[in-house]
RNA sequence: GAUAGAGGUUGCGUGAUUCAUCAGUAGCUUGUCGGAUGCAGCAGGUGCAGAAGAAGACGGGUAAAAGGGGAGAGCGCCGAAAGAGAUGUUUUCUGCGGGCAUUUUCUUGGGCAUAUAUUGAAGAAAUAUAUGACUGUCAUCUCCAGGCGAGAUGUUGCGCUAUC
Numbered sequence: 001g002a003u004a005g006a007g008g009u010u011g012c013g014u015g016a017u018u019c020a021u022c023a024g025u026a027g028c029u030u031g032u033c034g035g036a037u038g039c040a041g042c043a044g045g046u047g048c049a050g051a052a053g054a055a056g057a058c059g060g061g062u063a064a065a066a067g068g069g070g071a072g073a074g075c076g077c078c079g080a081a082a083g084a085g086a087u088g089u090u091u092u093c094u095g096c097g098g099g100c101a102u103u104u105u106c107u108u109g110g111g112c113a114u115a116u117a118u119u120g121a122a123g124a125a126a127u128a129u130a131u132g133a134c135u136g137u138c139a140u141c142u143c144c145a146g147g148c149g150a151g152a153u154g155u156u157g158c159g160c161u162a163u164c
Stems, first nucleotide, its partner, number of pairs: 001164005008078001011077004017071003027062007037049004041096004081108004085103007109135002112132008136156001138154006
């Protein structure tokens, strides 16, 4: 340097399927009151609607969807992947913010629980940080040594094991 593997059946990711939630909500329509503003993520600009009645309130009718989540199964894998930064693109124009893609930069071995913050309709879930025990690899020491097992400590994937 190349090839092949291991960590776990709650390792990681993923198109489609299905279920619940989103929600009797948004929107549309209609009645009464009300009486000048309202809408496009925020601001400016611009555009649209409005005394042929805006916002709002109280009723009636109709009535979603996206994102996110659970499940089994298929596929791709073991920096699998995730996050931050940068770049590009998109969101009516500009800036901020948001979405998507790329990345030769940086961080993270893995899952779980708790707390805080952000996103989110959410007590779901995700992400980041901190803490806790568990677990995988390697190293050192100790015990048993016939086994390679147990215990303690420490590191962590550009790592570890096997072969060439």